[in-house]
Notes
This is a predicted structure of a 349-nucleotide part of an RNA (small-subunit ribosomal RNA, central domain) from an uncultured bacterium. The coordinates come from a structure-prediction model, not an experiment, and the mean pLDDT is 87. The full RNA is in RNAcentral, with records from ENA, Greengenes and SILVA.
Context: one part of a larger RNA
RNA sequence: CUGGGCGUAAAGGGAGCGUAGGCGGCAGGGCAAGUCAGAUGUGAAAGACCGGGGCUCAACUUCGGGGUUGCAUUUGAAACUGUCCGGCUAGAGUGUCGGAGAGGUAAGCGGAAUUCCUAGUGUAGUGGUGAAAUGCGUAGAUAUUAGGAGGAACAUCGGUGGCGAAGGCGGCUUACUGGACGAUAACUGACGCUGAGGCUCGAAAGCGUGGGGAGCAAACAGGAUUAGAUACCCUGGUAGUCCACGCGGUAAACGAUGAAUACUAGGUGUGGGGCAGCAAAGCUGUUCCGUGCCGCAGCAAACGCAGUAAGUAUUCCGCCUGGGGAGUACGUUCGCAAGAAUGAAACUC
Numbered sequence: 001c002u003g004g005g006c007g008u009a010a011a012g013g014g015a016g017c018g019u020a021g022g023c024g025g026c027a028g029g030g031c032a033a034g035u036c037a038g039a040u041g042u043g044a045a046a047g048a049c050c051g052g053g054g055c056u057c058a059a060c061u062u063c064g065g066g067g068u069u070g071c072a073u074u075u076g077a078a079a080c081u082g083u084c085c086g087g088c089u090a091g092a093g094u095g096u097c098g099g100a101g102a103g104g105u106a107a108g109c110g111g112a113a114u115u116c117c118u119a120g121u122g123u124a125g126u127g128g129u130g131a132a133a134u135g136c137g138u139a140g141a142u143a144u145u146a147g148g149a150g151g152a153a154c155a156u157c158g159g160u161g162g163c164g165a166a167g168g169c170g171g172c173u174u175a176c177u178g179g180a181c182g183a184u185a186a187c188u189g190a191c192g193c194u195g196a197g198g199c200u201c202g203a204a205a206g207c208g209u210g211g212g213g214a215g216c217a218a219a220c221a222g223g224a225u226u227a228g229a230u231a232c233c234c235u236g237g238u239a240g241u242c243c244a245c246g247c248g249g250u251a252a253a254c255g256a257u258g259a260a261u262a263c264u265a266g267g268u269g270u271g272g273g274g275c276a277g278c279a280a281a282g283c284u285g286u287u288c289c290g291u292g293c294c295g296c297a298g299c300a301a302a303c304g305c306a307g308u309a310a311g312u313a314u315u316c317c318g319c320c321u322g323g324g325g326a327g328u329a330c331g332u333u334c335g336c337a338a339g340a341a342u343g344a345a346a347c348u349c
Stems, first nucleotide, its partner, number of pairs: 004320003007303002012317001014201004021194003025088002028085004033081002035077008049065006091191001092188003095184004103177007110154001115149007125136002162169002206247006215241002220236004258316006266294013298305002322349003331342004
């Protein structure tokens, strides 16, 4: 380079916004860069190819022909791509009216429970396990009652329920604020899709500074178990877990499935709206959006996927190319560090 792929075999970037670039709706007109057709010039000779000739043949040689897919000039064509002009509304966006939601940020408030402190009652155990022991307790524990302190998490509702781009989000109230959806069809008029670099967000653990610290709990200590037990079990327990600000930038960051658009049998549930019928809280039908299950065609190595595709097509990005060595070494960039990102080769099977 060509070809093939990426749910599970190697392979979808953790997610979004967006620059360059690539690709791009309907109808009309102009131009003619790409595109197509004609003409002219050129495309040297030798070589190669085809048809003849000459050495007895051949190699060799000679003559003729075609071709030389290209380039330039010129004359035309206008379907497609491009470009310019004016137009359209089905894509996209705005407006208006609605309802839904753990979407985000900040502040305030609440009850249950654990722990601790104080006081009362009360007496010898308690706790824990497979069984125990360490531990706690006559300096009065456990249990129980009352009062207080403090931190963290929000039972029931709660649901293959909802919201969010992903990570993720769950007590209640208030303030500020993002998005999606339905109805309408007033406005703009292709303003779109994707997106290398770039920027932003990004669970948990971790790091820095300052707070906080109830419970839990790496490390650590003790008790058990065991041949041993640097574990599993038990009693303790520090970082941490929580808050503020900053850093870090990784996960089985998973649907192991990139984004967008169009099309392609059905059935059944569920969340949010709209419309219609029947007097009707209700039922039925229908429609839009979201979210599950089953299933045909088709696809698939099979498993399975199947209108939320892994089907049929198009556009753009990312990625793969045997196992190990290795996500290692070296270099570079970033980071306070931990480390992250990029990312080989020798050798070996």